[in-house]
This is a predicted structure of a 72-nucleotide RNA (transfer RNA) from Candidatus Wolfebacteria bacterium RIFCSPLOWO2_01_FULL_38_11. Rfam family: tRNA. By type it is a transfer RNA. Gene Ontology term of the family: triplet codon-amino acid adaptor activity. The prediction has a mean pLDDT of 84.

RNA sequence: GCGCGAUUAGCUCAGUGGCAGAGCAUUGCAUUCACAUUGCAAGGGUCGCAGGUUCAAUCCCUGCAUCGCGCA
Numbered sequence: 001g002c003g004c005g006a007u008u009a010g011c012u013c014a015g016u017g018g019c020a021g022a023g024c025a026u027u028g029c030a031u032u033c034a035c036a037u038u039g040c041a042a043g044g045g046u047c048g049c050a051g052g053u054u055c056a057a058u059c060c061c062u063g064c065a066u067c068g069c070g071c072a
Stems, first nucleotide, its partner, number of pairs: 001071007010024004018055001026042005048064005
């Protein structure tokens, strides 16, 4: 330098065009003498960045950035 893949909540990951989700974690309440467990509820997101297509983009296209794998 070229090719491929990944980038979504604090962490691990779903979501292939029409209101952004799960588990774990965090906070509150209940339960306990207390802790743990368990149950209920709540908070937390510029969907890596910038453009384009579309009535509408996390999703499709282009460029850039970071990480990984391969080729030279």